The prediction has a mean pLDDT of 79. Predicted 3D model of a 124-nucleotide RNA (SAM riboswitch aptamer (S box leader)) from Polaribacter atrinae. Lineage of the source: Bacteria > Pseudomonadati > Bacteroidota > Flavobacteriaceae > Polaribacter.
RNA sequence: UUGUUAUCAAGAAAGGUUGAGGGAUUAGACCCGAGGAAGCCUUAGCAACCCUUUAUCUUUAAAGAAGGUGCUAAUUUCUACUGAUUCUUUCUGAACUAGGUUCAGAUCUUCAGAGAGAUAACGG
Numbered sequence: 001u002u003g004u005u006a007u008c009a010a011g012a013a014a015g016g017u018u019g020a021g022g023g024a025u026u027a028g029a030c031c032c033g034a035g036g037a038a039g040c041c042u043u044a045g046c047a048a049c050c051c052u053u054u055a056u057c058u059u060u061a062a063a064g065a066a067g068g069u070g071c072u073a074a075u076u077u078c079u080a081c082u083g084a085u086u087c088u089u090u091c092u093g094a095a096c097u098a099g100g101u102u103c104a105g106a107u108c109u110u111c112a113g114a115g116a117g118a119u120a121a122c123g124g
C1' cells in the first nucleotide's frame, strides 16, 4: 500500500505534560474546546476480534480475561449517491371546476442499500 471476511444504535475516564485547536477527507450543518482542544505518558475501565476452557461435532453456544490489538462526547455526530415509502409539510405544473378536488414532479418524513471511513483476523 492492497485483497477477503466480520462488526460499527450498546459499553467504558481520571491524573500528569503541553498550550489551540478538534470531531478521517471535500462541502454544508451542528457540536466539543483557556472551567484547557489535539498529541504524548501513567493508571483505571469497556468490549470480546484474536485468545483460553467446556459442551456440541466442524459449526455453533456458554463461561473467562493472563496476553496481542482496539475503544473510553454526540449512531461512524448528521447530510451528500440510489431505490422504496409518502401519513404529513411546502412548491411547481396539468385537468375538471369555481367549495375546491384529482393527478404528476420536486421537497419533506421514514426505511433499506451503495459509496467512503474505522477496527479486528487472515493473506498478497
Stems, first nucleotide, its partner, number of pairs: 001124008013043005021032003026080004044072003049068002051064005076116001081113004090106007